[in-house]
Molecule: Bacterial RNase P class A
Organism: Geodermatophilus maliterrae
RNA sequence: CGAGUCGGCCGGGCGGUCGCGUCGGCGGGGGAGACCUCGUCGCCGAGGAACGUCCGGGCUCCACAGGGCAGGGUGGUCGCCAACAGCGACCCGGGGUGACCCGCGGGACAGUGCCACAGAGAACAGACCGCCAGCGGUUCGCCGCUGGUCAGGGUGAAACGGUGGUGUAAGAGACCACCAGCGCACCGGGUGACCGGUGCGGCUCGGUAAACCCCACCCGGAGCAAGGUCGAGAAGGGACGGCGGCCUGGCCGCCGUCCUGCGCAGGCGUUCGAGGGUUGCCCGCCCGAGCCUGCGGGUGGACCGCUCGAGCCCGCCGGCAACGGCGGGCCUAGAUGGAUGACCGCCCAUCGGGAGGCCGCGAGGCGCCCGAGGACAGAACCCGGCGUACAGGCCGACUCGUCCG
Numbered sequence: 001c002g003a004g005u006c007g008g009c010c011g012g013g014c015g016g017u018c019g020c021g022u023c024g025g026c027g028g029g030g031g032a033g034a035c036c037u038c039g040u041c042g043c044c045g046a047g048g049a050a051c052g053u054c055c056g057g058g059c060u061c062c063a064c065a066g067g068g069c070a071g072g073g074u075g076g077u078c079g080c081c082a083a084c085a086g087c088g089a090c091c092c093g094g095g096g097u098g099a100c101c102c103g104c105g106g107g108a109c110a111g112u113g114c115c116a117c118a119g120a121g122a123a124c125a126g127a128c129c130g131c132c133a134g135c136g137g138u139u140c141g142c143c144g145c146u147g148g149u150c151a152g153g154g155u156g157a158a159a160c161g162g163u164g165g166u167g168u169a170a171g172a173g174a175c176c177a178c179c180a181g182c183g184c185a186c187c188g189g190g191u192g193a194c195c196g197g198u199g200c201g202g203c204u205c206g207g208u209a210a211a212c213c214c215c216a217c218c219c220g221g222a223g224c225a226a227g228g229u230c231g232a233g234a235a236g237g238g239a240c241g242g243c244g245g246c247c248u249g250g251c252c253g254c255c256g257u258c259c260u261g262c263g264c265a266g267g268c269g270u271u272c273g274a275g276g277g278u279u280g281c282c283c284g285c286c287c288g289a290g291c292c293u294g295c296g297g298g299u300g301g302a303c304c305g306c307u308c309g310a311g312c313c314c315g316c317c318g319g320c321a322a323c324g325g326c327g328g329g330c331c332u333a334g335a336u337g338g339a340u341g342a343c344c345g346c347c348c349a350u351c352g353g354g355a356g357g358c359c360g361c362g363a364g365g366c367g368c369c370c371g372a373g374g375a376c377a378g379a380a381c382c383c384g385g386c387g388u389a390c391a392g393g394c395c396g397a398c399u400c401g402u403c404c405g
Stems, first nucleotide, its partner, number of pairs: 001401010012347007020045002023042008047376001051387002054385005059223004066283004071219005076090005091105001092103004106214002111212002113208003128153002130149008161179006180204001182201008227304004236260011262296007275287004311330008348374001350372005357366003
């Protein structure tokens, strides 16, 4: 210098003019008050993904929070975390020269499937070409039948271990040596998955579960449109007070205040239980005097939840790391038809073109002029992850290659 691997970060900057939102201070006006409005000053005001809604939680509510079935999730070991299908390290397998990367990583001896085509034969399969023996024939090249054989060749992604020998009519783990694999026993290392070693042995009886399935472990449900508080109103009802009328112990009408409440009809039900809850079903259990249907009426408003968090930053210590502990510092949107925008100027990353200035022994590096030009994309209860998108750029560590001294 080039190519690559892994990790982290930025995501235009500065100035000016006008314009937005919450909150706070000061001042003016309206109002019984709550509060509304105007002016001015000030702090703060979208993201690394706010996207996807794929996981996990916090939080809220329901539930005798109990059992079963269904359903779902995970799948090597150890650790981290509030938790997770996340993260870290390691083991095994695979890829790469390497730094590193990948893994739906338990079970094929519970069972059922599938392995096209080719091939004799694809799971207890198989005899195509061959090799050997016997018999027969023969134009002496070979052919046919019977039996033995699967070591060799061929087909295929894959063919019932590999190499070398003994042996045989030929051949074969039939036998032997070494190797691989598997099983058993023991020793060493490691928290462990596993790794290494020694000895013995039958000789070795596919692949696929990211096919159905089996095994082990785990899982209440619903969700901020969760869930609360207040207010308003309704064809009524009740209480009190006033006025009026009358049939004067009282009843009716109107007005005011307060409390409470939708109206009419039908069906079912009231402890022999309608209906509801246990948010997939069943059992069990719990609540229960109202519920369901039809036709009508009123309201659809204000506020809380709503931002101080498993929060962020810095330093030290522990740990291979994820992360944890200690100390110090900081407060950074809370909207509700939904706020941060527009214009101008300068600077800058980068791209294209131009010229050939400066530094260096050199490989190389820095700078100048003109033009263009800045991505993906916007909170809505909050947080931890994962996935996806992203113009342009910066930093660090490591690997390989080339060149110079």